[in-house]
Molecule: Glycine riboswitch aptamer
Organism: Planomicrobium sp. YIM 101495
RNA sequence: AUGAAUGUACGGGGAGAGAACGCGAUUUUUGCGUCGCCGAAGGAGCAAAUAAGCUGGACUUAUGAAUCUCUCAGGCAAAAAGACUCGUACAGGACG
Numbered sequence: 001a002u003g004a005a006u007g008u009a010c011g012g013g014g015a016g017a018g019a020a021c022g023c024g025a026u027u028u029u030u031g032c033g034u035c036g037c038c039g040a041a042g043g044a045g046c047a048a049a050u051a052a053g054c055u056g057g058a059c060u061u062a063u064g065a066a067u068c069u070c071u072c073a074g075g076c077a078a079a080a081a082g083a084c085u086c087g088u089a090c091a092g093g094a095c096g
Base pairs, nucleotide, nucleotide: 006091007090008089009088010087011086012085013084018035020034021033022032023031024030036076037075038074042072043070044069045068049063050062051061052060053059
């Protein structure tokens, strides 16, 4: 002195799906029950591959990703949240 990955903070962008129905209370909100849906908070599962075991061929075990799958959680007007992404600042210190 260039300032990558990564992390934190703030700000911006950010999809999908019933303002469902019934009862009670009730200004709004909200409680209980009934189904119907969504995937991009979080969570869970798995391929290839690798390693080991066994003993010559398969099998078993472990590690093993996601925007895939599941829908536990969460969500289904607005608001809030929101994976991901952009900008700024700080940390960081790959590479040169």